[in-house]
RNA sequence: AGCGAGAUGGAGCAGUCUGGUCAGCUCGCGAGGCCCAUAACCUCGAGGUCGGUGGUUCAAAUCCACCUCUCGCUA
Numbered sequence: 001a002g003c004g005a006g007a008u009g010g011a012g013c014a015g016u017c018u019g020g021u022c023a024g025c026u027c028g029c030g031a032g033g034c035c036c037a038u039a040a041c042c043u044c045g046a047g048g049u050c051g052g053u054g055g056u057u058c059a060a061a062u063c064c065a066c067c068u069c070u071c072g073c074u075a
Stems, first nucleotide, its partner, number of pairs: 001074007010027004020058001029045005051067005
């Protein structure tokens, strides 16, 4: 330099193809229950508005453009 993949709560991921009914899963965190007690288990709760900016649309995590960052391949 060229090509490809990715960025979503504290961590790891799904949802994008087919725009709306979609902000969800596991772990973690907080509270309560259970127990002699701890772990496990059960219930509830807080925490993200989707890498950034702009555009299309009645409506964007999802489509389009540009930019930033990470990983891989080639030279």
Molecule: transfer RNA
Organism: Nanobdellota archaeon